Model confidence (mean pLDDT): 79 of 100. A computed fold for a 266-nucleotide RNA from a Pseudomonadota bacterium, annotated as Bacterial large signal recognition particle RNA. Rfam family: Bacterial large signal recognition particle RNA. The family's RNA type in Rfam is non-coding RNA gene. The RNAcentral record of the sequence draws on ENA.
[in-house]
């Protein structure tokens, strides 16, 4: 160097959770990594800890072992920044269909007189009156009584010897209560009554006349400036853990570098 046999080793590793730690069972990842048991109020260990219990396969090297670079799945922590959620606040921007003021622009009204000041009138209120509407009586006109109204009273009835006379129905003729209508006049009485008159009164809020008087007035619209008020920007507090980013661990891939036996026989 080469054949047999056999060892040690290799047949997965990680990250999270748990745990005083460590592995395991779980969950995740990474990919293929023997089989069969039990393990959460868990299961096996103690820093020589990197499971435990039985079985099979490989087997000293492309398969094991260690370093050194690189890559690089996924987790865990953190909250500078951003992005979203929650509460506060009103400095500042901004916003108000909000409220004062101001008079720079702009409209409007003014020398055919503004504002303002004098004198009156009306709008208010009281009292009389006038008229006007409404309701009642009066007034007028038409109806209107089988007997219980009233005149005349045929006929017929009564008294009379007679002349006469009496009482009256019907019928007309007038009326009375009542009923209807006229609306011109009278009177009373009323109101959600009047472009009315008169005579007290209020008033300075509007609105008008005259008169002085001589130039501003008004705030509609932009602006100004003060206060309220909203909170979107903005701020301060705090949660999420979604992206970006800082730390950490890290399967797996590459590339380079080392290590690592026993027996026999040739």
């Nucleotide at each position: 160097u080469c054949g047999u046999g056999c060892u040690a080793g290799a047949c997965g590793g990680g990250g999270a959770g748990c745990u005083a730690g460590c592995g395991g069972u779980u969950c995740c990842c990474u990919g293929u990594a023997c089989c069969c048991g039990a393990a959460a109020u868990c299961c096996g260990c103690u820093a020589u800890a990197u499971g435990c219990g039985g079985g099979g396969u490989u087997g000293a090297a492309u398969u094991c072992c260690c370093g050194u670079c690189u890559u690089g799945a996924g987790g865990g922590c953190c909250g500078c920044u951003g992005a979203u959620c929650u509460g506060g606040g009103g400095a500042c921007u901004g916003c108000g269909u909000c409220a004062g003021u101001u008079a720079a622009g702009u409209g409007a009204c003014g020398u055919a007189g503004a504002g303002g000041a004098u004198c009156g009138g009306g709008u208010c209120c009281u009292g009389c009156g006038c008229g006007g509407c409404g309701c009642a009586a009066g007034u007028c006109c038409g109806u209107g009584a089988a007997c219980c109204u009233g005149g005349u009273c045929a006929g017929g009835u009564c008294c009379g010897g007679a002349a006469g006379g009496a009482a009256g129905c019907a019928g007309c003729c007038a009326u009375a209560a009542g009923c209807g209508g006229a609306g011109c006049c009278u009177u009373g009485c009323g109101g959600g009554u009047g472009c009315c008159g008169c005579a007290g009164g209020g008033c300075u809020a509007c609105c008008u006349g005259g008169u002085c008087g001589g130039a501003g007035u008004u705030g509609g619209c932009u602006g100004g400036c003060u206060g309220c008020g909203c909170a979107a920007g903005c701020u301060c507090a705090g949660g999420c853990a979604c992206a970006a980013g800082g730390u950490u661990c890290g399967a797996g891939g590459g590339a380079c570098g080392g290590g690592u036996g026993c027996a026999c026989g040739a």

Of the family's consensus pairs, 93% are formed in the model.